Predicted 3D model of a 344-nucleotide part of an RNA (small-subunit ribosomal RNA, central domain) from an uncultured bacterium. RNAcentral holds the full RNA, with entries from ENA and SILVA. It matches the Rfam family "Bacterial small subunit ribosomal RNA". Rfam links the family to the GO terms structural constituent of ribosome and ribosome.
Context: one part of a larger RNA
RNA sequence: CUGGGCGUAAAGAGCACGUAGGCGGACAUAUAAGUCAGGGGUGAAAUCCCGAGGCUCAACCUCGGAACUGCCCUUGAAACUAUGUGUCUAGAGACCAUGAGGGGGUAGCGGAAUACCUAGUGUAGAGGUGAAAUUCGUAGAUAUUAGGUGGAACACCAGUGGCGAAGGCGGCUAUCUGGCAUGGUACUGACGCUGAGGUGCGAAAGCGUGGGGAGCGAACAGGAUUAGAUACCCUGGUAGUCCACGCCGUAAACGAUGUUCAUUAGUCGUCGGGCAUAGGCUCGGUGACGCAGCUAACGCAUUAAAUGAACCGCCUGGGGAGUACGGUCGCAAGAUUAAAACUC
Numbered sequence: 001c002u003g004g005g006c007g008u009a010a011a012g013a014g015c016a017c018g019u020a021g022g023c024g025g026a027c028a029u030a031u032a033a034g035u036c037a038g039g040g041g042u043g044a045a046a047u048c049c050c051g052a053g054g055c056u057c058a059a060c061c062u063c064g065g066a067a068c069u070g071c072c073c074u075u076g077a078a079a080c081u082a083u084g085u086g087u088c089u090a091g092a093g094a095c096c097a098u099g100a101g102g103g104g105g106u107a108g109c110g111g112a113a114u115a116c117c118u119a120g121u122g123u124a125g126a127g128g129u130g131a132a133a134u135u136c137g138u139a140g141a142u143a144u145u146a147g148g149u150g151g152a153a154c155a156c157c158a159g160u161g162g163c164g165a166a167g168g169c170g171g172c173u174a175u176c177u178g179g180c181a182u183g184g185u186a187c188u189g190a191c192g193c194u195g196a197g198g199u200g201c202g203a204a205a206g207c208g209u210g211g212g213g214a215g216c217g218a219a220c221a222g223g224a225u226u227a228g229a230u231a232c233c234c235u236g237g238u239a240g241u242c243c244a245c246g247c248c249g250u251a252a253a254c255g256a257u258g259u260u261c262a263u264u265a266g267u268c269g270u271c272g273g274g275c276a277u278a279g280g281c282u283c284g285g286u287g288a289c290g291c292a293g294c295u296a297a298c299g300c301a302u303u304a305a306a307u308g309a310a311c312c313g314c315c316u317g318g319g320g321a322g323u324a325c326g327g328u329c330g331c332a333a334g335a336u337u338a339a340a341a342c343u344c
Base pairs, nucleotide, nucleotide: 003316004315005314006313007298008297012312014201015200016199017198021194022193023192025088026087027086028085029084030083031082033081034080035077036076037075038074039073040072041071042070049065050064051063052062053061054060091191092188093187094185095184096183097182098181099180103177104176105175106174107173108172109171110154115149116148117147118146119145120144121143125136126135162169163168206247207246208245209244210243211242215241216240220236221235222234223233258311259310260309261308262307263306266289267288268287269286270285271284272283273282274281275280293300294299317344318343319342326337327336328335329334
């Protein structure tokens, strides 16, 4: 390479949009590029194969045949693919009505709690732990009452419950805005699926500039523990955590399961529609179990890891190594692309 694979053995890109490309619904008709059939030309010799022959045999050599699976020309066929034309509505979209939602952006507001400040009451302890100590406190702490300041997060509701492509999203109100579901339609008429490159989004940490800083808290300091203790425990505490703008572009970014379509027993929950209102039926999500089937097993099982189709990504023994070098990107940290020697 041909293959065989990718939940857990190596392997699904973090997620989406989308260019080229690949693939693509039903009917009619035309063409004849692919396709198929007939005929012709060419396909050097040698080689390979088959049959003979010559060196005493063989290797080797000679002759004949076949073959050279290809290309070109020509005459036809028209099912399929393709292309042109016309038509259709089952895919896709559109319109109308209704509905659910922590989907996103901005602004404002709220209460509980922590901390701090001021004042009152009040007196000797308070904190903290396995036990202690560092620490705070007679300059009046802790406790308690009243008032104030400031930042961050939103108890209960709360749920294998909702929304989002993923990351993720949770107090309340207003406003701007994306998607989705159901029911209906006399609209468009294949407009679709996937998607190399590309573009955008992308937790936390980290970086740049300017703010902010209550609590928590890497680093750091001290107290303990211990043989030691650069830890676990305690007292403090700086970056950071928060906001604005700009970078970074990675995670066990996980369902360790790419996207789309079709087909294939059921049972029981739950969320949102519609129809019925007595038990239900139906569409779309989200769960538990379970048949056929699949799987090395575990398990999956209409939300498939079943059965098929389309397209993309990725894997090919362990280590060396997701490293070196080079390229690209980045302020940096680093990210991405990605070997070999050697070794088992």